[in-house]
Glycine riboswitch aptamer from a Betaproteobacteria bacterium, 93 nucleotides, folded computationally. Rfam family: Glycine riboswitch aptamer. Its family is annotated with glycine biosynthetic process in the Gene Ontology.

């Protein structure tokens, strides 16, 4: 050089789960409609975080499996994963 990792950026795909109930603000203008906040009851799991087989003297030990702390529950955003690309650094031949 290619080729592989590992980190960042970008670009395409990319899922679950109440538009739930009260309250309180705050807009519209009128007993409604929308957002936010907050309380309850339920759901989800793919940010994140936590636990765990096998192996293993022992330390260690994974994940799409599990908990659901957090998150999230019309649409939009967003996520883990995939995937091109560009820039470093690393190993390699």
């Nucleotide at each position: 050089a290619u080729u592989g990792c590992c980190g960042u950026c970008u670009g395409g795909g990319g899922a679950g789960a109440g538009c739930a109930u009260g309250a309180u603000c705050g807009a519209c203008g009128u007993g409604g409609u929308c957002g936010a906040u907050u309380a309850u009851c339920g759901c989800c799991g793919a940010a994140g975080g936590c636990g765990c087989a096998a192996c293993u003297c022992c330390c260690g030990g994974a994940a799409u499996c599990g908990c659901u702390c957090a998150g999230g529950u019309a649409a939009c955003c967003g996520u883990a994963c995939c995937u091109a690309g560009a820039c470093u650094g690393c190993a390699u031949a």